About this RNA:
This is a predicted structure of a 549-nucleotide part of an RNA (large-subunit ribosomal RNA, domain I) from an Anaerolineales bacterium. The sequence was found in a public genome assembly. Its Rfam family is "Bacterial large subunit ribosomal RNA".

[in-house]
Context: one part of a larger RNA
RNA sequence: AGUUUAUGGUGAAUGCCUUGGUGCCAAGUGCCGAUGAAGGACGUGGGACACUGCGAAAAGUCUCCGGGGAGCCGUGUACAGGCGUCGAUCCGAGAAUAUCCGAAUAGGGAAACCUGCUGAUGCGAACCAUCAGUGUCCUCUUACUGAACACAUAGGUUUGAGGAUGGGAACCUGGGGAACUGAAACAUCUAAGUACCCAGAGGAAAAGAAAUUAUUCCCCCAGUAGUGGCGAGCGAACGGGGAACAGCCCAAACCGCCCAUGCUUGCAUGGACGGGGUUGUAGGACCGGCAUAUGGAAGUUACAAAACAAUCAGUUAGCGGAAAGGUGUGGGAAAGCCUGCCAAAGAGGGUAAUAGCCCCGUAUGCGAAAACUGACUGUCUUCCGCCGAGUUCCUGAGUACUGCCGGGCACGCUAAUCCGGCAGGAAUCUAGGGAGUCCACUCUCUAAGGCUAAAUACACUUGGCAACCGAUAGUGAACUAGUACCGUGAGGGAAAGGUGAAAAGUCCCCCUGUUAGGGGAGUGAAAUAGAACCUGAAACCAUAAACUU
Repeated sequence: AGUUUAUGGUGAAUGCCUUGGUGCCAAGUGCCGAUGAAGGACGUGGGACACUGCGAAAAGUCUCCGGGGAGCCGUGUACAGGCGUCGAUCCGAGAAUAUCCGAAUAGGGAAACCUGCUGAUGCGAACCAUCAGUGUCCUCUUACUGAACACAUAGGUUUGAGGAUGGGAACCUGGGGAACUGAAACAUCUAAGUACCCAGAGGAAAAGAAAUUAUUCCCCCAGUAGUGGCGAGCGAACGGGGAACAGCCCAAACCGCCCAUGCUUGCAUGGACGGGGUUGUAGGACCGGCAUAUGGAAGUUACAAAACAAUCAGUUAGCGGAAAGGUGUGGGAAAGCCUGCCAAAGAGGGUAAUAGCCCCGUAUGCGAAAACUGACUGUCUUCCGCCGAGUUCCUGAGUACUGCCGGGCACGCUAAUCCGGCAGGAAUCUAGGGAGUCCACUCUCUAAGGCUAAAUACACUUGGCAACCGAUAGUGAACUAGUACCGUGAGGGAAAGGUGAAAAGUCCCCCUGUUAGGGGAGUGAAAUAGAACCUGAAACCAUAAACUU
């Protein structure tokens, strides 16, 4: 020096565990904000660092509110001092307070700060203090002014009332809109109308009551027909089966009334309001005839709209809830053995090892003063036809359509249907659109106005489940986690779980410079479980012994 064995150190793998995650299912719920939000700053405890809660009434205040019943003063975490069967702490409901910033809204500003004005109150002139008001835009409204242009109007200023503003993880609609990539290069094409930006809305949104592709969603049809540098790829519909189902209102013709303007003073035009009316088998108006209610119908999500009451159900706290002993091993029984019991309960969790009968629960049954939600009923509210004739009137215009171009349709085109730009530009029911160029015939529908629940998407809450993870996994985060830390900033972004059944967390003594570390002693089943704490592999280090050189 090496090999082997043994004992240790270091080190953290592995095993076991789970407070935390992940996914799915069911039910329920779904916007907040000038009555100041979301999100923050700063405070707030006996002492108070972080988290949590709360707001100068500050880990809290109030209610002849409800539940509950012995402990409590949140957690890390103890001390001091208190509270509670005269019912505390706690849980639920309702109310109060709610600094400063933030849309932030009196002006300013380097957010959490500075400085005003007006009015009121404080015996109040000043100072000071407190309270209230004081942003912008829009709509309606009041008053004063006031052009071109004489009256007037537009416009300006102003009183009062109402509304908007900002936020929201995902879901939704609209306006814009890439590239990498794929095509084994690349240009049409693809990626993809994706990412991203902007605007807007809601608990859903969107769409939607046939000038029929289509209200929406799911399963098929079908990776089919097609489309495609016929490449890469893209990719329907008809039809079938399900989920859910709900239909309506205007404009116009015509009638009435009011106002304004014009002039020929009783007409015309325009406007507001009311009635009427709403469709394809065309319908309606106008005209004529018949008819009516002590009746009938409908209703708060569209079709008009508001409120109250009763009942029932649910949500927001809860309550009852069966049945076991012995023996014996062990530190400990819930294990073993013996003998029982309950079961509409042998789901699950805890308890010193594995408990139906010890605890919490489970099956099952019950429960609300208050608030909220829903259903239904009542009060209440609203509304009511039929036939016939004529072919006089109405039925959405820079619209339909045409040409060129672009977009979107699975469809890149000679391309129907849909949308847009430019240039042209109809008809009025004997009318007009569509049926994939176009024409004829046939069939079908009625555009150019509007509203509309459900089935659907997403999230949250509660409950349940898992051939999901088990601390380098599973969320980035099982721990003071979007923390520490990095960056001017946008932004990036960790590591870090486990003593023991119970702290019983080592009284006391000793070594030493030592609050370091250790040796005794004690606790404990165990201390090689001693807080650098379960198990404790390997690399690496050391000691001892044997052997080899």